Predicted 3D model of a 1442-nucleotide RNA (small-subunit ribosomal RNA) from an uncultured bacterium. Its mean pLDDT, the model's own confidence on a scale to 100, is 84. The sequence is in RNAcentral, with records from Greengenes.

[in-house]
RNA sequence: GACGAACGCUGGCGGCGUGCUUAACACAUGCAAGUCGAACGGGGUGUUUAUUUCGGUAAACACCAAGUGGCGAACGGGUGAGUAACGCGUAAGCAAUCUACCUUCAAGAUGGGGACAACACUUCGAAAGGGGUGCUAAUACCGAAUGAAUGAGAGAUGACCGCAUGGAUAUUUCUCUAAAGGAGGCCUCUGAAAAUGCUUCCGCUUGAAGAUGAGCUUGCGUCUGAUUAGCCAGUUGGUGAGGUAACGGCCCACCAAGGCGACGAUCGGUAGCCGGACUGAGAGGUUGAACGGCCACAUUGGGACUGAGACACGGCCCAGACUCCUACGGGAGGCAGCAGUGGGGAAUAUUGCACAAUGGGGGAAACCCUGAUGCAGCGACGCCGCGUGGAGGAAGAAGGUCUUCGGAUUGUAAACUCCUGUUGUUGGGGAAAAAGAGGAUGGUACCCAACAAGGAAGUGACGGCUAACUACGUGCCAGCAGCCGCGGUAAAACGUAGGUCACGAGCGUUGUCCGGAAUUACUGGGUGUAAAGGGAGCGCAGGCGGGUAUGCGAGUUGGGAGUGAAAUACAUGGGCUCAACCCAUGAACUGCUCUCAAAACUGUGUAUCUUGAGUAGUGCAGAGGUAGGCGGAAUUCCCGGUGUAGCGGUGGAAUGCGUAGAUAUCGGGAGGAACACCAGUGGCGAAGGCGGCCCACUGGGCACCAACUGACGCUGAGGCUCGAAAGUGUGGGUAGCAAACAGGAUUAGAUACCCUGGUAGUCCACACCGUAAACGAUGAUUACUAGGUGUUGGAGGAUAGACCCCUUCAGUGCCGCAGUUAACACAAUAAGUAAUCCACCUGGGGAGUACGACCGCAAGGUUGAAACUCAAAGGAAUUGACGGGGGCCCGCACAAGCAGUGGAGUAUGUGGUUUAAUUCGACGCAACGCGAAGAACCUUACCAAGUCUUGACAUCCUGCGGCGAGUACAGAAAUGUGCUUUUCCUUCGGGACGCAGAGACAGGUGGUGCAUGGUUGUCGUCAGCUCGUGUCGUGAGAUGUUGGGUUAAGUCCCGCAACGAGCGCAACCCUUAUGGAUAGUUACUACGCAAGAGGACUCUAUUCAGACUGCCGUUGACAAAACGGAGGAAGGUGGGGAUGACGUCAAAUCAUCAUGCCCUUUAUGACUUGGGCUACACACGUACUACAAUGGCGUUCAACAAAGAGAAGCGAAACCGCGAGGUGGAGCAAAACUCAAAAACAACGUCCCAGUUCAGAUUGCAGGCUGCAACUCGCCUGCAUGAAGUCGGAAUUGCUAGUAAUCGCAGAUCAGCAUGCUGCGGUGAAUACGUUCCCGGGCCUUGUACACACCGCCCGUCACACCAUGGAAGUCGGUAACACCCGAAGCCUGUAGCCUAACCUUUUUGGAGGGCGCAGUCGAAGGUGGGAUCGAUGACUGGGGU
Repeated sequence: GACGAACGCUGGCGGCGUGCUUAACACAUGCAAGUCGAACGGGGUGUUUAUUUCGGUAAACACCAAGUGGCGAACGGGUGAGUAACGCGUAAGCAAUCUACCUUCAAGAUGGGGACAACACUUCGAAAGGGGUGCUAAUACCGAAUGAAUGAGAGAUGACCGCAUGGAUAUUUCUCUAAAGGAGGCCUCUGAAAAUGCUUCCGCUUGAAGAUGAGCUUGCGUCUGAUUAGCCAGUUGGUGAGGUAACGGCCCACCAAGGCGACGAUCGGUAGCCGGACUGAGAGGUUGAACGGCCACAUUGGGACUGAGACACGGCCCAGACUCCUACGGGAGGCAGCAGUGGGGAAUAUUGCACAAUGGGGGAAACCCUGAUGCAGCGACGCCGCGUGGAGGAAGAAGGUCUUCGGAUUGUAAACUCCUGUUGUUGGGGAAAAAGAGGAUGGUACCCAACAAGGAAGUGACGGCUAACUACGUGCCAGCAGCCGCGGUAAAACGUAGGUCACGAGCGUUGUCCGGAAUUACUGGGUGUAAAGGGAGCGCAGGCGGGUAUGCGAGUUGGGAGUGAAAUACAUGGGCUCAACCCAUGAACUGCUCUCAAAACUGUGUAUCUUGAGUAGUGCAGAGGUAGGCGGAAUUCCCGGUGUAGCGGUGGAAUGCGUAGAUAUCGGGAGGAACACCAGUGGCGAAGGCGGCCCACUGGGCACCAACUGACGCUGAGGCUCGAAAGUGUGGGUAGCAAACAGGAUUAGAUACCCUGGUAGUCCACACCGUAAACGAUGAUUACUAGGUGUUGGAGGAUAGACCCCUUCAGUGCCGCAGUUAACACAAUAAGUAAUCCACCUGGGGAGUACGACCGCAAGGUUGAAACUCAAAGGAAUUGACGGGGGCCCGCACAAGCAGUGGAGUAUGUGGUUUAAUUCGACGCAACGCGAAGAACCUUACCAAGUCUUGACAUCCUGCGGCGAGUACAGAAAUGUGCUUUUCCUUCGGGACGCAGAGACAGGUGGUGCAUGGUUGUCGUCAGCUCGUGUCGUGAGAUGUUGGGUUAAGUCCCGCAACGAGCGCAACCCUUAUGGAUAGUUACUACGCAAGAGGACUCUAUUCAGACUGCCGUUGACAAAACGGAGGAAGGUGGGGAUGACGUCAAAUCAUCAUGCCCUUUAUGACUUGGGCUACACACGUACUACAAUGGCGUUCAACAAAGAGAAGCGAAACCGCGAGGUGGAGCAAAACUCAAAAACAACGUCCCAGUUCAGAUUGCAGGCUGCAACUCGCCUGCAUGAAGUCGGAAUUGCUAGUAAUCGCAGAUCAGCAUGCUGCGGUGAAUACGUUCCCGGGCCUUGUACACACCGCCCGUCACACCAUGGAAGUCGGUAACACCCGAAGCCUGUAGCCUAACCUUUUUGGAGGGCGCAGUCGAAGGUGGGAUCGAUGACUGGGGU
């Protein structure tokens, strides 16, 4: 895009079309084929006339129905079951044919005969339907006559035509064959009327011709399966009879043995064919409704009759099935005609009107018949046309929806005002279609008038493809979905609403076909790696094929003729108001046939040529093949000697061998298999493959030469041959190796890898198998298309000769241009450019499976599907990530060290458990002395109890005015009730503050860190992460950023299709180490008792200098830089800090804060008291203290810091207390005073290796401090008590220098509470060979089936469910044949019995002829039988899929 459609929602009108695609299922009822009285006789009814014995009779006219007879019924109408066929299409032919009615021409039509219906009578039967007797007419039937010729048959003669059989024709002889009348008119005679005659029309007979229709024959075309390869017996042909309108095995007798088939016979499946229709640019593909042509069929099968025509839809006979009637004896029927019914189905209409038109049948005609046809009805089923109003109209109304609350949108849309009347309704008029009348349609089309915007819009979509977006609801549910996919609490994808988009009386969905699809590729594809080259060769058929000349003209090209029906389609013109629709004309129908011509190309014949191909000659190389023989090394075994305890084997072992003498070593022997070095991207072969040496036989190749043949060539479906390894059969052989097997190890296991043994096999002969990643994953042949460089075998040139060198042929490699390719890559050995032939491919899986067939001894091989299932499977390349891949490098990463943790006790955090509550968060590194820089109340978020509800807190409104303070009572307090006291500012409006009230609202440490902002952690202070322009690539991307060096560093240098730049690194900042300058009190002090003075020192502050690989040397590439040195306080980023790129982890935090959405609102908010966060069988993390002698304790009035803090504060001296502390209150808002004593250390004494003079937990008693308050639950002191613990398993942490370790000090928080945290200084080490390994990281490279990225992906069994399928003892059914039996109807043949009007004869008989009966051949259905084939089903079973 299309449709004979169906379904869903919706539906105003008209025109033209169209409507059982399924059950060729069954059919009630009505109709669909009759007509003619001008062929015939008789009957009936009516009218008229005549006559009458009034009963009737006769005649005429009209009408009716049956019968005889004629024509028609073979057309028209329906359907598509069958049919793969001369059925259809197309083109020819019939010298092998027929043709009623019709047309033309010619001729004729004489004279007789006997019957049968109807009818009458009778008889059988329920009926249908018959029987008998008798009568009768004809255009019914039958003889006779005539008979022309151009009829038919037989014969003779002559000339002619045809490709052949043969045809046509002239003359002539013989034989045979016709007929029917009817109606009207007229004249004459006779006359009652007729008849006769003449004439017109119709009809009849014979012949010839035409037209029409039919029959037959032939060329070509006409679906699918080879898992159908052989088929046929009247089969193929001949001769002769028969039959037909006609040819013919059409049929029969005899004879011969043929005919068809790989160019697809036979068989199976499916199907009416065509003009055309749909689609497509075309070529094609699909289709065959409606209209038209042909065919076939008419309940199923068979058969003939009649006829011009049938083997007959509305005829006959028989058989079968079914239905109906019946008196049970018998009968009747055939909608695939038009309507209609049932049924089937997703689905398809009225039991309508009319013969007015067109056409058909009959008739002389009028006319009759016609479900053909013309019309109407029903159905949006399709196509076409029209309408559902038009103009104005902003307060941008109301309502709806959204909202950032401002507004936006629906939207000029509506309302409202004016207008119109297509359509509609009503009324009036009113056709054409018809030649003289006659109209079903139809009071229709059309015209006029009135009325009133009045009656007339939906459907689908809105994530992308694809035009159109928001809100709410839902929460991987409900659902959507054509593909991708959407939905797990902010869904533009589900549902609803608003809005929008598209089409519009329709719109969507489903189904089918074509297109897009170059996705079967003729036009117009491919096969190295995506699917796809046969394992290789030989070769029949087939396909294709070198040069020249010439003939032919099959293909080819051009001209002409015929045909290619009409309709359709196209163009033009015309008619319905337009269109759809219809009419006319033209071109076209690309085809087929015939004919004329041409001769280039293909073909074919002839002649010829040598370059393709082959032969001969001369040389050459070679693991080419087959058979035989020979050789040495090695392994193993046997014998003997020497010799002694092990050997062997492995990652390490063990099994095994060995004192019965192994292994080792020497000598001798046996036997089998394989041939080191040479050896080489070297050679040979078609491939598989071929390797010691010699000999015999033998195949092929290459080069040179140019003698010979003269296209002899290439490819090659089937076919034949060869064909590794493994395997099979028979017979040998067996040293080594070695499936199976055994043992030992390894392991969670180990039916493996490793080890010790070991059988088939490996070897030989003969015979099978016929497959491999049989690979160059690349079929064979030929030609052409830049080069360079190796190598093997030849030839030539050059040279005196050889090497080198140059040229060339044939192989075999590498690199590379053009070109090709999706890329990788290929590139004269093509995957380039062309040609020929063969093979093969068409998404993945199922599956190289099943079934069938063929081959094989078997194993198995070859050929080779489907159901079902998925939306991918795959190739090449890219970027990452990963690797028990590689290279380089770094880091307290390892190593080297020091000190620890893990064991004990305690502190603290966490898990778990418990609880009314033990609030919440944090969970590998990167949670766990974390949020928390400090939970007794408060904090506090948790629990219990008691309370409040505009609220503890904020804003707004109204009213009131004692806000507050003190005090008494109740209560656990909150709170409540009393008593006393008694406001402030003011611009006088009011405000602050408080109370009461109403509602807006407050409030929430409630949820979501996976809705967020902000902040933070981590990789990681790792050296990386990017961009612009350019270049390369089809592209993703690459380059830059890689490479060579170097660095802490993508730091720097060099090179380079890159050149630059940015964020990072570094530097700039702070601190520390040195010095200068300046300044300086509270610091300092050479002066000094002090006061004072000073500006030196220490110190403090500000500022400056200093360090830059700057200098020297060596190395390096003349670089960057590295190493060493000098100088210097400091040397190579001097030490430390701050500083954290692009990003990763949906990392952490809604409980710091902020915030969307959700939830809550007398509670999830607020207040109070008490409790809890402090629980305790247990487990883990982080710390402290120890286990002691490098120590503990005591003594000294014994030393030396830094950095801090201080006013609700630090608090001196002095005094009291053993002490914590108390009294006290000087000084100090601090370089001034205070905290404040530093401690380890040092010196002396003691302890003597113990659970101790170690260690200090726990507990008792007594005190102190803070604070409303130390019970749950604080810290400290004194005395007493004195637990575990004697250096810590597996494992594991930190640290590279002022570091670890060790020692104290201060601060924040804080009323009080630190073993924690953050700072400060004191003392002060050891070790680093080095980068193999562990961990983490960076760069380059490689592999990848990973991309949520190895915590990835993914294989198979098993378990459960479902689905389709193979096998299967069988069972059931279908189909087409075959063999035999039976044998209806009927045609044909025969005929003994019976019957017999026409004609003949002779006389009543016979004959001719006919019929019945009977017999025979053929013959449908039926029966029997064994096979074939297809389908269904089947316990069980096999694999497959999800």

Overview:
Its Rfam family is "Bacterial small subunit ribosomal RNA".